[in-house]
Molecule: RNase P RNA; transfer RNA
Organism: Acidobacteriota bacterium
RNA sequence: CUUGCCGGACGGGCAGUCGCUGGCGGGAAACCGCGAGAGGAAAGUCCGGUCUCCACAGGGCGGCGUGCCGGCUAACGGCCGGGGAGCGCUCUCAAAGGGCGUCUCACGGAUCAGUGCCACAGAAAACAUACCGCCGGGCGGAAGUCCGGUAAGGGUGAAAAGGUGCGGUAAGAGCGCACCGCGGCGCGAGCGAUCGUGCUGGCAGGGAAAACCCCACGCGGAGCAAGACCAAAUAGGGGAGGAUGCGGCGGCCCGCCGCGCCAUCACUCCCGGGUAGGUUGCUGGAGCCGCGCAGUAAUGCGCGGCCUAGAGGAAUGACUGCCGCCCGCUUCGUGCGGGUACAGAAACCGGCUUACAGUCCGGCAGGCUCC
RNA sequence: UCCUCGGUAGCUCAACCGGUAGAGCGGGUGGCUGUUAACCACUAGGUUGUAGGUUCGAGUCCUGCCCGGGGAGCCA
Repeated sequence: CUUGCCGGACGGGCAGUCGCUGGCGGGAAACCGCGAGAGGAAAGUCCGGUCUCCACAGGGCGGCGUGCCGGCUAACGGCCGGGGAGCGCUCUCAAAGGGCGUCUCACGGAUCAGUGCCACAGAAAACAUACCGCCGGGCGGAAGUCCGGUAAGGGUGAAAAGGUGCGGUAAGAGCGCACCGCGGCGCGAGCGAUCGUGCUGGCAGGGAAAACCCCACGCGGAGCAAGACCAAAUAGGGGAGGAUGCGGCGGCCCGCCGCGCCAUCACUCCCGGGUAGGUUGCUGGAGCCGCGCAGUAAUGCGCGGCCUAGAGGAAUGACUGCCGCCCGCUUCGUGCGGGUACAGAAACCGGCUUACAGUCCGGCAGGCUCC
Repeated sequence: UCCUCGGUAGCUCAACCGGUAGAGCGGGUGGCUGUUAACCACUAGGUUGUAGGUUCGAGUCCUGCCCGGGGAGCCA
């Protein structure tokens, strides 16, 4: 210098004209002046909360969600750190083992809860078993056959009842031994997940819980069209149901509160009718910026400064000039033409996920060149 | 704002408790017929919406996206 990856930040700038929606001020009014006006995702509505109402929110069953450990947080399925497993690279002749990773992980439980599943192939797919083999014995002239032993080798399969080596044996086999793996019991380190190590048992047995399920923890329901107030309208009409009733209350039961209990009535359904308004909730908040401190970090604390959209079929727009960036043409003259991402608030926050032209910063790795 | 269902061949739909995707119509070729239709025989055609994951194995199970359909909410 360049290419790739990871993390972070930005995501056009300045000026003018005409509009739109709020705020403040002036004015009797028309209107005038000043100042403000989309995002990093405002999106998907996937999680968690604030807020509001329903017993200030209750009990049980069911249901749903989460799932290694520690921390952060208002909370979370989020974030940070750690552990373990897998994968890749590397050290090594290789294995074992070690190191690194800016790669991934829905990583509680399949022995001491239980049920079910594993097609085809294969002897056997989970209370193991024996097709070819190997070995011993009987019969036979032989080919072979019968009985027994065995699970080392072959074969099937995604997966075959520990692995490697030595001994051992008729052949073999944890049958014996060493190392590794596994289970049990200790000791040490760590808050813990876990790691290290000693003794012991020849050894429980596959996979799958994103099958049912079990365990632990969490969750009451509805949602700003929540909810509150004001105003307006009518045929407050007709029909059916209705007492072990209806509503709050949601799958069921209990419990609490309210209404109602025989038709003039609570409530439900159908037909018919009416309204399509205003105010509030509403934007000052787990707020933004800067500095310092604590912490590996997420984050927290302190100090100082700032106010930064509130619409309601819904404003945030259009045009012009100059500059920036990209592309094309080029008579090469900073000339001409075109383009400038994804997208757009709706009660409000914290996350996740997804979309995104281009630019900048930091780190890592590779390549080229120079000293 | 909330709830719910679906996406499989050109069209309409199947596919059990995961075992390797089919049917009808349509298309193509041949036959039958003087010709067409009907009929008979054969045949092609699939990223199961998409990207991942679990599993030996995924249309089916799980997660994230994309697209589409349906429903609920005022007064009395």